Background:
Predicted 3D model of an 81-nucleotide RNA (c-di-GMP-I riboswitch aptamer) from uncultured Bythopirellula sp. The coordinates come from a structure-prediction model, not an experiment, and the mean pLDDT is 85. Taxonomically the source falls in Bythopirellula (Bacteria, Pseudomonadati, Planctomycetota, Lacipirellulaceae).
This record gives sequence, structure tokens and C1' cells, in this order.
RNA sequence: AAAGGGCAAACCGAUCGAAAGGUUGGGGCGCAAAGCCAUGGGACGCGAGACUUCACGGUCGACGUCAGCCAGGCUACCGAA
Repeated sequence: AAAGGGCAAACCGAUCGAAAGGUUGGGGCGCAAAGCCAUGGGACGCGAGACUUCACGGUCGACGUCAGCCAGGCUACCGAA
């Protein structure tokens, strides 16, 4: 290289969560690490409660989410002439 295969964005259904978002089924935009790890940066959410406001709302707030944002770490399939 080729072939066999792999993953699965948006969106829709179900479900969990306060939310970001997760899981699952459909779906398929893309992906050669779109496999795994929140370590650094970054983005996103912010319950209960407190303060504040006429109200809408705002601030604080335990902490959480994103690996398909970047970096770093760990691991890995096929590969002819």
C1' cells in the first nucleotide's frame, strides 16, 4: 500500500444528574490512537445554603464536567513488493 476490522460529531428516543454532562439504542460529521489517565494550560457548569436586589438577576459557594481544545504520561492492531 491493500484488505480485514475499530471508534463515532450533530440530531432523535430512553435513562441518570441541579447543571455542565454521562450511559444506552438509533444515526454518521469526522478520526490512524476519536484507545486509557484531569498532571499543566484552557473551556464549561455551579446544587443545597449564604449575601444582595422591589423583582428579574448578581456574587460567594462543596465541587463537578470536557481525553472529539492544546500539551504531557501510559498502552496498542494490520502492514506486500